[in-house]
This is a predicted structure of a 480-nucleotide part of an RNA (small-subunit ribosomal RNA, 3' major domain) from a moss metagenome. Its mean pLDDT, the model's own confidence on a scale to 100, is 83.

Context: one part of a larger RNA
């Protein structure tokens, strides 16, 4: 110097505390552990593994059993021989296929010394090699969690010390901040912080195939439905506007700090994006790229089935419930973001319904997809029910070569657990919790997971003793 203390000071953070909603009990999905299996592929294990990689396991994915094929090989370059440009459908036989062995159609080059000679492609030999989701993440690059958006991390001259090292970084005050200010043997500077950057909140300009009866004129049961306008809403480009800037107090005449005008907004306005020196031999050789070891008729390729969806249990995360602030019937408004051509997919018709016919309109402020819950009216009166739906049978849709293993949906029937949940735990400080839906990625089909986006919209924080993290300072230490 640093770790560390059930050692002191000081100060933060949904850390506790005040609050309000879960999780633990029940079923269900989903992941992991176990146990099973021919195989249940593999990884990932404390916060930081377990709805994790997986933004989508009937085939395919796929790495795993099985069983049946291939060896220069699905793929890359490079010799030599032979043939020929190629490429693509349709078909016959075997056979699970992968292949095997024929048959027919269609389409067909460019140089050119006219020599299958180059290029290309097929067959075929040997061989260099090819291949490897085999192994080591303790041999590694990149890229990534985390402490942690914590305020820290450290240079260069100088000084001081025999050195290690110290000072600067400390100290008094402030800040969200090593932020600023004062003071100091230190002056300075760098990587963080703050700003630059997107994004919402105001308003101005410009621009209107979206919006407006605002204004004018048609027209229609009705709609900006048409002419006509850009006023207003909005959309997307440029500005403006917020600096403790003004006024008052307080401070040390300073950074700053309470508090009040004015203002859409006020002391960091709200979010995001950004992750400093470093820790955890953290995580990844299964993205990818790599040293080194290992297979080379396989540890390589291919195919068909199978499995990855097993199931005496254990655990994590979720979804619905256990009801009246609520179900069921009816009526009923009003979003925002985004998608759409192998595609979104209106009208209208048939179906109880999932869905089917249909086939306008848009490559899209223009067509499509577009809420729920709120609110009014009935009706059900505490019940295992008109609460809850799991489970099970029938009979259907849809998607795909195909829904047995092992897809999601619908009708009708059936109608399990459960009456609030130990011990203990989790989130969350505002348009937030809570609670309602509705998009997209993946996608053929399949979302209770995941990212987004609105809708309704709330309690409480008195402090900082105490749990936990974490900063600065002092202090002891047989630890490094």
């Nucleotide at each position: 110097u640093g770790a560390c203390g059930g050692g002191g000071g000081c100060c933060c953070g949904c850390a506790c505390a005040a609050g309000c909603g879960g999780u633990g009990g029940a079923g269900u999905a989903u992941g992991u552990g176990g146990u099973u299996u021919a195989a249940u592929u593999c990884g990932a294990c404390g916060c930081a593994a377990c709805g994790c990689g997986a933004a989508g396991a009937a085939c395919c994915u796929u790495a795993c059993c099985a069983a049946c094929c291939u060896u220069u090989g699905a793929c890359a370059u490079g010799u030599c021989c032979a043939g020929u440009a190629u490429g693509g459908g349709u078909u016959u036989a075997g056979g699970a296929g992968a292949c095997u062995a024929g048959a027919u159609c269609c389409u067909u080059c460019a140089g050119u010394u006219c020599g299958g000679c180059u290029g290309g492609c097929u067959g075929g030999a040997a061989c260099a090699c090819a291949g490897g989701u085999g192994c080591u993440g303790c041999a590694u690059g990149g890229c990534u969690g985390u402490c942690g958006u914590c305020a820290g991390c450290u240079c260069g001259u100088g000084u001081c010390g025999u050195g290690a090292g110290a000072u600067g970084u400390u100290g008094g005050g402030u800040u969200a901040a090593g932020u600023c200010c004062c003071g100091c043997a230190a002056c300075g500077a760098g990587c963080g912080c703050a700003a630059c950057c997107c994004u919402c909140a105001u308003c101005u300009u410009u621009a209107g195939u979206u919006g407006c009866c605002a204004u004018c004129a048609g027209g229609u049961c009705a709609g900006g439905c048409u002419g006509g306008g850009c006023a207003c809403u909005c959309u997307a480009a440029a500005g403006a506007a917020a600096c403790c800037g003004c006024c008052g107090g307080u401070g040390a005449c300073a950074a700053g700090c309470c508090g009040g005008a004015g203002g859409a907004a006020g002391g960091c306005g709200g979010g995001g994006a950004u992750g400093a020196c470093g820790u955890c031999a953290a995580g990844u050789c299964c993205u990818c790229a790599u040293g080194g070891c290992c297979c080379u008729u396989a540890c390589a390729g291919g195919u068909u089935g199978g499995g990855c969806u097993a199931c005496a249990c254990a655990c994590g995360u979720a979804c619905u419930a256990c009801a009246a602030u609520g179900g069921u019937g009816g009526u009923g408004a009003c979003a925002g973001a985004g998608g759409g051509c192998a595609g979104c997919g209106a009208a209208c018709c048939c179906g109880c319904g999932a869905g089917g016919g249909g086939g306008a309109g848009c490559c899209a402020a223009u067509c499509c997809u577009c809420a729920a819950a709120a609110g009014c009216c009935a009706u059900c009166u505490c019940a295992g029910u008109u609460c809850g739906g799991a489970u099970u049978g029938c009979a259907c849709u849809c998607u795909g070569c195909a829904a047995c293993u092992c897809g999601a949906g619908u009708g009708c029937a059936u109608g399990a657990a459960g009456u609030u949940g130990g011990a203990a735990u989790c989130g969350c400080u505002a348009g937030u919790a809570a609670u309602c839906g509705c998009a997209g990625a993946u996608c053929a089909g399949c979302a209770c997971g995941c990212u987004g986006c609105g809708g309704u919209g709330a309690a409480u924080a008195c402090g900082u003793u105490c749990c936990c993290g974490g900063g600065c300072c002092u202090u002891g230490u047989a630890c490094a």